[in-house]
């Protein structure tokens, strides 16, 4: 210098003007106004997991259904995280893994191939038989023997070829008619025994057995463990208007009540009127912001995380606030100009102009995961060059 890997931090700053919203105080009958203080995120998102909380259901157990699936640890819990094991990928830093069981059972494997799993044989190899051809030999005229070829039939074989993503361990020697773990040596695997290390997954060593038993369980299934349902529109409280189950009182020529009217009398109409009250609608209040809380020091732990102490209080809307405009500065990209360093590649800072300054936005609250996104900074790995 180039290429790459991993993680953490930040989420532009300041000022002015005009607004929005929560709280406190003051003024005000109240609406409201003034002043002060506070007002989005790392993902507030997707709503994919796990919880808190609330209501409903529920003695306990089982079936069904769903989920998880190497080990240990962390945690309120998790399908999350940390540290490891094993396997795979990468030269490496590092990354990825639904990573239990296929000698419980059932099933599946396109095409090709003999055969896709305890059964088989296309070519080939070997043995026997028949036919035929050729050569040699013998006898002699047409037959016999031997050797070789071709075809057919019966049998043996699984070494070799061929098919496939995958073919019943590999190499060699012996063995055999030809072959084969058929036998042996070594190697690989499996099972069993055993020693050592590790909490454990597992790792390392020794021995025995020819045991060689293929793949798929993001196919059914088996095994182990976990899981009741619905979600803050949960739910709790207050409670109009209208209608009214129920109850009480008054009243119908002994006139309740209504109209007229400021009120009384009067006049007119007149059979209902008034009160209590449960539930509950509109509406309102709470739930709802002091918590598995944040920050910092120290201690424990490899780490995730945990603990003591100190300090702090940090949005709470509901047709839904948290914004808009202007100015200055910062940062990034592009262009122009001049300059410095260096052998070069290239690096460094400066002036001016123009543009840009992401993704996005709370709605009961937390712990995660995933996805979106800007400019940088850090550590590490590999390659090349120079000293």
């Nucleotide at each position: 210098a180039g290429a790459g890997u991993a993680g953490a931090c930040c989420a532009a700053a300041c000022g002015a003007u005009c607004g929005c919203u929560g709280g406190a105080u003051u003024u005000u009958u109240a609406u409201a106004a003034a002043u002060c203080c506070g007002g989005a995120g790392g993902a507030a998102a997707g709503u994919c997991c796990g919880a808190a909380c609330a209501c409903c259901a529920a003695a306990g157990g089982g079936c069904a259904g769903g989920g998880u699936g190497c080990u240990c640890c962390a945690u309120a819990a998790c399908g999350u995280g940390g540290a490891g094991u094993c396997g795979c990928g990468g030269u490496a830093a590092c990354g990825c893994g639904a990573a239990g069981g296929a000698a419980a059972g059932u099933g599946c494997a396109a095409c090709a191939g003999a055969a896709a799993g305890u059964a088989u044989a296309c070519c080939g190899c070997c043995c026997g038989g028949a036919a035929u051809c050729a050569a040699a030999c013998g006898g002699g005229u047409u037959c016999g023997u031997u050797u070789g070829g071709u075809u057919c039939c019966g049998g043996g074989u699984a070494a070799g070829g061929g098919u496939g993503a995958a073919a019943c361990g590999g190499u060699g020697c012996g063995g055999u008619a030809a072959g084969a773990g058929c036998g042996c040596a070594c190697c690989a695997g499996u099972u069993c025994c055993u020693c050592g290390g590790g909490u454990g997954a597992c790792c390392g060593g020794g021995g025995a057995a020819g045991c060689u038993c293929g793949g798929c369980a993001a196919a059914c299934c088996c095994c182990a463990c976990c899981c009741g349902g619905u979600g803050c529109a949960a739910g709790a409280c207050c409670a109009a208007a209208u209608a009214g189950a129920g109850g009480a009182g008054c009243g119908u020529u002994c006139g309740a009540g209504a109209g007229u009217g400021g009120c009384c009398c009067g006049c007119u109409c007149a059979a209902g009127c008034u009160c209590c009250c449960g539930g509950g609608u509109a509406g309102g209040u709470c739930g709802c912001a002091g918590g598995a809380g944040a920050u910092g020091c120290c201690g424990g732990g490899u780490a995730a995380c945990c603990g003591u102490c100190a300090u702090c209080c940090u949005a709470g809307a509901u047709g839904a606030a948290u914004g808009a405009u202007c100015g200055u500065u910062g940062c990034c990209c592009g262009g122009u100009c001049a300059g410095g360093g260096g052998a070069a590649a290239c690096c460094c800072g400066g002036a001016c102009c123009a543009g840009g300054u992401a993704c996005a936005g709370a709605a009961u609250u937390c712990g995660g995961c995933u996805u979106a996104u800007g400019a940088g900074u850090u550590a590490c790995u590999c390659u090349g060059g120079c000293c």
The RNA shown here (Bacterial RNase P class A) has 387 nucleotides and comes from a Desulfobacterales bacterium.
The coordinates come from a structure-prediction model, not an experiment, and the mean pLDDT is 77.
Lineage of the source: Bacteria > Pseudomonadati > Thermodesulfobacteriota > Desulfobacteria > Desulfobacterales.
The gene name in the source record is rnpB.
Its Rfam family is "Bacterial RNase P class A". From the family's description: Ribonuclease P (RNase P) is a ubiquitous endoribonuclease, found in archaea, bacteria and eukarya as well as chloroplasts and mitochondria.
The RNAcentral record of the sequence draws on ENA.